c-di-GMP-I riboswitch aptamer from an Actinomycetes bacterium, 100 nucleotides, folded computationally. The coordinates come from a structure-prediction model, not an experiment, and the mean pLDDT is 87. NCBI's taxonomy places the organism under Bacteria, Bacillati, Actinomycetota, Actinomycetes. Of the family's consensus pairs, 95% are formed in the model.
RNA sequence: AGGUGAUCAGGGCAAAGCUCCGGAAACGGAGUGGCGCAAAGCCAAGGAUCUAAGGUCCUCAGGGAUUAUCCUCAGGGAUUAUGACAGCCUGGCUGCCGCC
Numbered sequence: 001a002g003g004u005g006a007u008c009a010g011g012g013c014a015a016a017g018c019u020c021c022g023g024a025a026a027c028g029g030a031g032u033g034g035c036g037c038a039a040a041g042c043c044a045a046g047g048a049u050c051u052a053a054g055g056u057c058c059u060c061a062g063g064g065a066u067u068a069u070c071c072u073c074a075g076g077g078a079u080u081a082u083g084a085c086a087g088c089c090u091g092g093c094u095g096c097c098g099c100c
Stems, first nucleotide, its partner, number of pairs: 002100004012037002017032006035087001041093003045090003049084002054080006062072004
């Protein structure tokens, strides 16, 4: 330096659940907890997945006007990432110990 994780040392991280906080939500932070993890350390670039506040379209109770129409708008539906996820995969960066 490359490969590798059967074994060793020091250890490390922390799923679900629960509590508090942030967020429209997905989800995140702190505490508890410990399912698992040799990169379960870091990065949302690509894919997958999750969410849909706002936007757009449809629908529609109500209201308004200059009333074959138009405007506005509670609610409902569809769609949309600019949101989320690194403990889904690919990719990038970094790293402990042992073995070859």